[in-house]
Molecule: transfer RNA
Organism: Candidatus Microgenomatia bacterium
This record gives sequence, C1' cells and structure tokens, in this order.
RNA sequence: AGGAGCGUCGGUCAGUGGUAGGCCCUUGGUCUCCAAAACCAAUGACGAAGGUCCGAUUCCUUCCGCUCCUG
Repeated sequence: AGGAGCGUCGGUCAGUGGUAGGCCCUUGGUCUCCAAAACCAAUGACGAAGGUCCGAUUCCUUCCGCUCCUG
C1' cells in the first nucleotide's frame, strides 16, 4: 500500500428491519446462630457521524479501534 473480518451491559455470547436477551459478575431479599450453597428480584450495553426507511443493533457511506492475509 492492497484485501478480508470484527466492534452489543463489568466479562463472554445471541439477536440479519418492528419496544435488545441468555450465562457469569455485582447489589438487594428469603433461608441460616453466622457464612457458604440454593431460590427470588434488581442494576447495567448496540464504537462515532451521516444516509435510506413509517421504523435501523440489523441495510448503505465515511471515520475510529482491534485482528488476519498478500506484498
């Protein structure tokens, strides 16, 4: 320099146009003499800016970051 892929709660993964979910973590509650375990509940996210669309995490463009390939 050219090409390809990825970016979603604190972590790890779903979600391919119609109000973003699972597991772990954290917090609170029940239970217990106390704790652990178990059960219940809560908190918390779409990399940024535009475009298309009635409606965008999803489609398009640019940028940012990471990874891989070629030279």